A computed fold for a 348-nucleotide part of an RNA from an uncultured bacterium, annotated as small-subunit ribosomal RNA, central domain. Its Rfam family is "Bacterial small subunit ribosomal RNA".

[in-house]
Context: one part of a larger RNA
């Protein structure tokens, strides 16, 4: 150096952009670095292997041959890889014409509901539970009608529906803006794939400064329950949840399934396009998604099965018995909380 793996047994990086690197479509010509063949030199001896010989045999000793990898020089080959030149259009990208969408950011607007306040009606209860009590209420509550304030979230539509790389995104309007899909085949002509480092994004909770605060609600208080009850249940309730700016950088960040490309039976639902047919009910084909079954194949089984966990190729990440431990130490990052990287002794 060579192995086997990563849905659930250990193992896919949370996600993207992209540097180095690795890998890379079709044709022609040249080259000859890789590659292949040959020649010469070299490759000490011993050892190993083959054929002999000597000790009664063997071990052992001994003769000859072969062999090994590398290297140097020269000659030759040109399929493949590489290099150079020219060309191509099937990959990729651009143009043009369209389509769907909770994709993102900002500003504005709306209605329902909860709460509080003000006013009216009205009277003794309300609330809550398994049952209660704490709590609220004759200083007029609950209920009901009218008005006002304020914050947060957007019922129905709503759908294994849509969009996004992931996290995620759901009232309406406007502005700015990213991506996808379809058709055409106008243009460029391999411009591609992956991606160590790096950079960016990244739910919730948490942190800093300043605002905001309706409802909910860690902590906390009280009432219950209980042997106890630092809980589950109830009444309250502060951080927080919301906004702006700045941090944090984690997750069962899950499809527990990395990305890209090609190939490999069918049936059925659904979303967005396109073509054709139609007796306008619909049907056929095609394409990009998203579901259910299922052949071959795969799998330890469960299951997966054109959205592969099948058949292959390229590149990256990761695993290598359990505990110790995702810990200590060191380093880097962070205001902190902590994060990232990451052992060993010992033990089974």
């Nucleotide at each position: 150096c060579u192995g086997g793996g990563c849905g659930u047994a250990a193992a896919g990086g949370g996600c993207g952009c992209g540097u180095a690197g690795g890998u890379g479509g079709c044709g022609u010509g040249c080259u000859a670095a890789g590659u292949u063949g040959g020649a010469u030199g070299u490759g000490a001896a011993a050892g190993u292997c083959c054929c002999g010989g000597g000790c009664u045999u063997a071990a052992c000793c001994u003769g000859g041959g072969a062999a090994u990898g590398c290297c140097a020089u020269c000659c030759a080959a040109a399929a493949c890889u590489g290099g150079c030149a020219c060309g191509c259009u099937a990959g990729a990208g651009a143009g043009c014409a369209g389509u769907a969408g909770a994709g993102g950011c900002a500003a504005g607007u709306g209605g329902a509901a909860u709460u509080u306040c003000c006013g009216g009606u009205g009277u003794a209860g309300c609330g809550g539970u398994g049952a209660a009590a704490u709590g609220c209420g004759u200083a007029g509550a609950u209920a009901u009608c009218g008005g006002a304030a304020g914050g947060a979230a957007c019922a129905u539509c709503a759908g294994u529906g849509g969009c996004g790389a992931a996290g995620g995104c759901g009232a309406c309007u406007u502005g700015c803006u990213g991506g996808a899909c379809u058709g055409u085949u106008u243009c460029u002509g391999a411009c591609a794939c992956u991606g160590a480092g790096g950079c960016g994004c990244g739910a919730a909770a948490g942190c800093g400064u300043g605002g905001g605060g309706a409802g909910c609600a860690a902590a906390c208080a009280g009432g219950a329950u209980u042997a106890g009850a630092u809980a589950c249940c109830c009444u309250g309730g502060u951080a927080g949840u919301c906004c702006a700016c700045g941090c944090c950088g984690u997750a069962a960040a899950c499809g527990a399934u990395g990305a890209a490309u090609a190939c490999u039976a069918g049936c059925u639902g659904u979303u967005g396009g396109g073509u054709c047919c139609u007796a306008c009910g619909g049907g056929a084909c095609u394409u990009a998604g998203u579901g259910g079954c299922g052949c071959a194949g795969c799998u330890a089984a469960c299951g997966c099965g054109a959205u592969a966990a099948g058949u292959a190729u390229u590149c990256c990440g990761c695993c290598u018995g359990g505990g110790g431990a995702g810990u200590a130490c060191g380093g880097c990052c962070g205001c902190a909380a902590g994060g990232c990287u990451a052992a060993a002794a010992c033990u089974c």